Predicted 3D model of a 56-nucleotide RNA (transfer RNA) from Podarcis muralis.
Rfam family: tRNA. Gene Ontology term of the family: triplet codon-amino acid adaptor activity. It is annotated as a transfer RNA. The literature on the family includes a 1993 paper in Trends Biochem Sci by Hou, "The tertiary structure of tRNA and the development of the genetic code".
């Protein structure tokens, strides 16, 4: 991220939930796999900002 939380200058992870298959007579658990973030907004520094600084 839908929801809690990591991450603290180099293109963002994790659990939960979601969706697919698999298991089952079915549902609940498991198992595999997929999706989903311009990081609350607008500036500023910066070769580069979620990380810094400033206003909301």
């Nucleotide at each position: 991220a839908g929801c809690u939380c990591a991450g603290u200058g180099g293109u963002a992870g994790a659990g939960c939930a979601u969706c697919u298959g698999c298991u089952u007579u079915g549902c609940a658990u498991g198992c595999a796999g997929a999706a989903c973030a311009u990081c609350c907004c607008a500036g500023g520094u910066u070769c580069a900002a979620u990380g810094c600084c400033u206003g909301g």